[in-house]
RNA sequence: CAGGUUGACCGGAGAAUCGCGGUGUGCAAACGCCGAGGAAAGUCCGCACUCCAUAGGGCACGGUGCUGGCUAACAGCCAGGCGGGGGAACCCGACGGAAUAGUGCAACAGAGAGUAAAUUGCGUCACAUUUGUGGCGUGAGGGUGAAAGGGUGCGGUAAGAGCGCACCGGCGCUGGCAGUGAUGUCGGCGGCCAGGCAAACCCCACCGGGAGCAAAGUCAAGCAGGUGCAUAGGGGCGGCCCGUCCCGCUUAAGCACCGGGUAGACUGCACGAGGUGUACGGUAACGUGCAUCCCAGAUAGAUGAUUCUCUAGAACAGAAUGCGGCUUAUGGGUCGGCCUGGAUU
Numbered sequence: 001c002a003g004g005u006u007g008a009c010c011g012g013a014g015a016a017u018c019g020c021g022g023u024g025u026g027c028a029a030a031c032g033c034c035g036a037g038g039a040a041a042g043u044c045c046g047c048a049c050u051c052c053a054u055a056g057g058g059c060a061c062g063g064u065g066c067u068g069g070c071u072a073a074c075a076g077c078c079a080g081g082c083g084g085g086g087g088a089a090c091c092c093g094a095c096g097g098a099a100u101a102g103u104g105c106a107a108c109a110g111a112g113a114g115u116a117a118a119u120u121g122c123g124u125c126a127c128a129u130u131u132g133u134g135g136c137g138u139g140a141g142g143g144u145g146a147a148a149g150g151g152u153g154c155g156g157u158a159a160g161a162g163c164g165c166a167c168c169g170g171c172g173c174u175g176g177c178a179g180u181g182a183u184g185u186c187g188g189c190g191g192c193c194a195g196g197c198a199a200a201c202c203c204c205a206c207c208g209g210g211a212g213c214a215a216a217g218u219c220a221a222g223c224a225g226g227u228g229c230a231u232a233g234g235g236g237c238g239g240c241c242c243g244u245c246c247c248g249c250u251u252a253a254g255c256a257c258c259g260g261g262u263a264g265a266c267u268g269c270a271c272g273a274g275g276u277g278u279a280c281g282g283u284a285a286c287g288u289g290c291a292u293c294c295c296a297g298a299u300a301g302a303u304g305a306u307u308c309u310c311u312a313g314a315a316c317a318g319a320a321u322g323c324g325g326c327u328u329a330u331g332g333g334u335c336g337g338c339c340u341g342g343a344u345u
Stems, first nucleotide, its partner, number of pairs: 001341010012310007020035006037316001041327002044325005049212004061208005066080005081095001082093004096203002102201002104197002119142002121138007150168006169193002171190008216267004225258005233247005274293008
């Protein structure tokens, strides 16, 4: 320098004018301060919070699934193991039952797809005898397939075959050592040679009540209801008179009170598993201490518009109870680690 791989971050800035939501000061006018995101998104997980349900245990149903740790919790994160991909950095994995508990499933092709199977081939027997036909043996050779019951060699045999043996591989049982553990490593025994699929049923271990902020709560007009009080009248039309309208003169109307509660208002709802900095512990995720900061809060829902400058016409997109994750979208830009190749010294 080029290519690759991986991690972190920014994602328009500045100015002027007008405007919007919240908040503080103020009698008011006005002024000050704050005002979207890394994903506010999908609503896929996990919690907080609220109400309802709930003796205890079990079944059913659902979820999770290598090990150790972190966390409020998780299907998240960190570290490690194993398997797979890559030349490497590095990436990917629902990764329990090493499918010998049981049941089930497998397109097409193929003779045969599961306690194997006889199409071709090989061997043998019988018959026929110019090529054949049939029975039996064989899984070694050919062919089909994603997959056909270890591999190589020697022996063996009528032909063959773990049928026997040697080496290699796998599996089961078993022991030593290392590790908290997953697991690794070094042996011993057994010809045991067993196909795949559990995001098929199933088995095992662990976890799980339901609904959700339109949760839920507080105050409470009007109308309807109840109780009480008086008296023939009472109420509206801005104070009074007149006038007029409505209600009542049967239980009244009216006034006062009561409980529930609609509209409406408020709380929930913005100080939090909070941000930033720093020290310490830890490989890390993370934890602890100290300092410091206050950082949207609407309810038809604010966060905008115009102009100018900068190299530019910025990408995906916008809160609605909050928080931790995951996933998805994202023009452009900045910085770092590592790997490979080349050049120069």
RNAcentral holds the sequence, with entries from ENA and Rfam.
This is a predicted structure of a 345-nucleotide RNA (Bacterial RNase P class A) from Phototrophicus methaneseepsis.
Its Rfam family is "Bacterial RNase P class A". Rfam classes the family as a ribozyme.
Its mean pLDDT, the model's own confidence on a scale to 100, is 78.
A source record names the gene rnpB.